[in-house]
RNA sequence: ACGACCCUGGCGGGAGAGACCGGGACCGCGUGAGCGGAACCGGCGCCGAAGGAGCAAACGCCCCGGAAACUCUCAGGCCAAAGGACCGCCAAGGGUAA
Repeated sequence: ACGACCCUGGCGGGAGAGACCGGGACCGCGUGAGCGGAACCGGCGCCGAAGGAGCAAACGCCCCGGAAACUCUCAGGCCAAAGGACCGCCAAGGGUAA
């Protein structure tokens, strides 16, 4: 120095599960009765791929620590949009073994 790896940013891809029930500030339409939407609250049902928690063996400094796409479902989510683990490409930077 190159490459691998890590962080950040940009672009592309990216699953699952009720557009469920009751209430509903507020908003729109309507002369009006009313109709439509809706943050949010409650109920039941469900999902796992933000985050969080739990677990074997090997191993280690062995009453302990010990991973995940597994398990849980606290949180989050269940038309679309948004979000989204993870994957690919690009840019700048950081760190470093042989």
About this RNA: The prediction has a mean pLDDT of 75. The RNA shown here (Glycine riboswitch aptamer) has 98 nucleotides and comes from Inquilinus limosus. The RNAcentral record of the sequence draws on Rfam. NCBI's taxonomy places the organism under Bacteria, Pseudomonadati, Pseudomonadota, Rhodospirillaceae, Inquilinus. It matches the Rfam family "Glycine riboswitch aptamer". Its family is annotated with glycine biosynthetic process in the Gene Ontology.